Predicted 3D model of a 95-nucleotide RNA (TPP riboswitch aptamer (THI element)) from a bacterium. It was read from a public genome assembly, where an Rfam model found it. It matches the Rfam family "TPP riboswitch aptamer (THI element)". Rfam describes the family as follows. Vitamin B(1) in its active form thiamin pyrophosphate (TPP) is an essential coenzyme that is synthesised by coupling of pyrimidine and thiazole moieties in bacteria. The previously detected thiamin-regulatory element, thi box was extended, resulting in a new, highly conserved RNA secondary structure, the THI element, which is widely distributed in eubacteria and also occurs in some archaea. Analysis of operon structures identified a large number of new candidate thiamin-regulated genes, mostly transporters, in various prokaryotic organisms. The THI element is a riboswitch that directly binds to TPP to regulate gene expression through a variety of mechanisms in archaea, bacteria and eukaryotes. through a variety of mechanisms in archaea, bacteria and eukaryotes. Tandem TPP riboswitches have been reported where both TPP riboswitches respond independently to TPP. The structure of TPP riboswitch has been reported for Escherichia coli and Arabidopsis thaliana.
Order: sequence, then C1' cells, then structure tokens
RNA sequence: UUUUGCUGGACGGGGAGCUACGGCUGAGAACCCAAUGGGUAACCCGCGAACCUGAACCGGAUAAUGCCGGCGUAGGGAUUCAGUUCACACCUCGG
Repeated sequence: UUUUGCUGGACGGGGAGCUACGGCUGAGAACCCAAUGGGUAACCCGCGAACCUGAACCGGAUAAUGCCGGCGUAGGGAUUCAGUUCACACCUCGG
C1' cells in the first nucleotide's frame, strides 16, 4: 500500500404468519400496556444473504399460510472501534 476470514465491545436495524386449535413453518410466531398503536425479553441482521418494496406478482404443494421455488448478485436497507488472521509490496532474516 492493498486485502481475506474470525472473535469481542459499543451503537444501530428488523419481523412476529397460518390453523382443522391437534398442530405447521421458522433463528424467532412470547409477554405487557392507556391497544389499527406502543413497550420489553429472546432471536436474526448491519450491504449479495435481516427486513421492506415490487406484490392482491408467477409456478408448485397444502386444511391453510411468504409453506417451497422463482423474481433475486433486482430496488431500498441499519457501522464503527479493538484484537487476531490471509494475501501483496518494502526493509532484509530481527521484524
């Protein structure tokens, strides 16, 4: 100078569906309040990957649902610090 991954701190972002009420999917479907909203815990995410939009979208499956696949490296989207580490260059064998 350039650059890969990991760990941690601080800060920040986000969703909570379907139901035959048996249950299903998921990391997460919880609880509280003055309740079309708000708060807290847990969980996930901070740029390709949370989540939102397109979308009352397209295909498939299901009792039903963002249940599965596509769209999708799409558009939007919340970051810094420390430690460690990969690669390159340089000094030249101590780093």